[in-house]
RNA sequence: UGAGUGAGUCGGAUGGUCGCGAGCGCAAUGGCCGCAAGGCCGCGCUCGAGGAAAGUCCGAGCUCCAUAGGGCAGGGUGCUGGGUAACGCCCAGUGGGGGUAACCCCAAGGAAAGUGCCACAGAAACAAACCGCCCGGUAUACCAGCGGCCGUCGGCCGCGCGGAGGCCGUGAGGCCCCGCUACCAGGCAAGGGUGCAAAGGUGCGGUAAGAGCGCACCAGCGUCCGGGCGACCGGACGGCUAGGCAAACCCCACCCGGAGCAAGACCAAAUAGGGGAAGGUUGAUGCGGCCCGCGUACUUCCCGGGUUGGUCGCUGGAGGACGGCGGCAACGCCGCCCCUAGAUAGAUGACCGUUCUCGACUGAACUCGGCUUACAGACUCACUCGAAGC
RNA sequence: GCCGGCGUAGCUCAAUGGUAGAGCAGCUGAAUCGUAAUCAGCAGGUUGCGGGUUCAAGUCCCAUCGCCGGCU
Numbered sequence: 001u002g003a004g005u006g007a008g009u010c011g012g013a014u015g016g017u018c019g020c021g022a023g024c025g026c027a028a029u030g031g032c033c034g035c036a037a038g039g040c041c042g043c044g045c046u047c048g049a050g051g052a053a054a055g056u057c058c059g060a061g062c063u064c065c066a067u068a069g070g071g072c073a074g075g076g077u078g079c080u081g082g083g084u085a086a087c088g089c090c091c092a093g094u095g096g097g098g099g100u101a102a103c104c105c106c107a108a109g110g111a112a113a114g115u116g117c118c119a120c121a122g123a124a125a126c127a128a129a130c131c132g133c134c135c136g137g138u139a140u141a142c143c144a145g146c147g148g149c150c151g152u153c154g155g156c157c158g159c160g161c162g163g164a165g166g167c168c169g170u171g172a173g174g175c176c177c178c179g180c181u182a183c184c185a186g187g188c189a190a191g192g193g194u195g196c197a198a199a200g201g202u203g204c205g206g207u208a209a210g211a212g213c214g215c216a217c218c219a220g221c222g223u224c225c226g227g228g229c230g231a232c233c234g235g236a237c238g239g240c241u242a243g244g245c246a247a248a249c250c251c252c253a254c255c256c257g258g259a260g261c262a263a264g265a266c267c268a269a270a271u272a273g274g275g276g277a278a279g280g281u282u283g284a285u286g287c288g289g290c291c292c293g294c295g296u297a298c299u300u301c302c303c304g305g306g307u308u309g310g311u312c313g314c315u316g317g318a319g320g321a322c323g324g325c326g327g328c329a330a331c332g333c334c335g336c337c338c339c340u341a342g343a344u345a346g347a348u349g350a351c352c353g354u355u356c357u358c359g360a361c362u363g364a365a366c367u368c369g370g371c372u373u374a375c376a377g378a379c380u381c382a383c384u385c386g387a388a389g390c
Numbered sequence: 391g392c393c394g395g396c397g398u399a400g401c402u403c404a405a406u407g408g409u410a411g412a413g414c415a416g417c418u419g420a421a422u423c424g425u426a427a428u429c430a431g432c433a434g435g436u437u438g439c440g441g442g443u444u445c446a447a448g449u450c451c452c453a454u455c456g457c458c459g460g461c462u
Stems, first nucleotide, its partner, number of pairs: 001386010012355007020048007030041004050361001054372002057370005062260004074256005079093005094108001095106004109251002114249002116245003130192002132188003136184004145159006160180004165176004200218006219241001221238007264312004274303006284296004319338002322335005356359001391461007400414004408445001416432005438454001440452003
């Protein structure tokens, strides 16, 4: 000096006037509104949006309802250890992936409990056989092209036959390449071909041909030993092998009662007049001569109606800064200091100045801890890679 | 405050995780004296946007944007 990585801070500054919301104090004990509960009116002082106040995606406090305990259903979380009031958050690690590096990313339990899916292609998508290789047999007069050399899933040379194969040549033709009857019964899984994925991989041996059939190395699995709290890491041994998908059902482990400040509490006011269903009698009352029955009244439930005012909850709290101690860290403990939005139709604005780098995303509504998303620009610290110079 | 659903062609809608289609509309041609209807053919897609899981995503998961609806 260029490019980058990680962590963090700020989010125009300042003065005046007027206004809006809230708190406190003073004065007055008045005036106004309201049926009431209660509220408003003067003056002064002080305070008055954010890092995300947002999305409402998680976790809690608080309040009411429900609740013996346990289970089912349903939902969520998912490597290990720790932090925390709690969490799906944070910290430190493990394993995997990316980057030259600083560093970043990962819903990362179980596919050997079971079920399901794996399009097309392919013989076969989980245990398979299309081509192919091998042993044997049958058939056609015989052989399964013939002869020779090498030595064995074959290769080479010559001859024969076949080929709608390729190249050269205007052409006759030349050169190259490919193939060598059909069927039956069995063995094999090496090779070809298909596919995202093919039954451990490579090599040597072995075999009629083959194959973890045997061996060496590698990958995976299991057992043992050592290290680590643990995820896991390292080593030895063993048999030879188990496809992928669980952000498919599912299994395993753990967690979860419901509703939300319009929760809820108190005060004031209101609860007029009604509808429906059920019950019970031996009783009341009306109709009826009486019984039965019907209606009223009574009890319970449901529907419907009335009230829509005020006060509280309402902001000081798992709060923040600094210092010390413990801890790698998240965080915890101790000391000291600091604080003030709290409305209920819902305040935080307007104008005039000064100044700078000319100002992004956006605004409280019970409160916290997180996550996610939006964001002009400025600054600080640490680190990495490159170039140049000393 | 508490919840649910949807987004695919110009419009209305389909689509077990396996080549994104249908009807209407549009364009071209045929038929008709001409138009419509009819027949034949053609074109038209960031499956709202961005990530992830998977061999493979319109579909499954996460985040986000927009629209609609419900309760109080």

Background:
This is a predicted complex of two RNAs, RNase P RNA and transfer RNA, with 462 nucleotides together. It holds a member of the Rfam family "Bacterial RNase P class A". It is annotated as a ribozyme.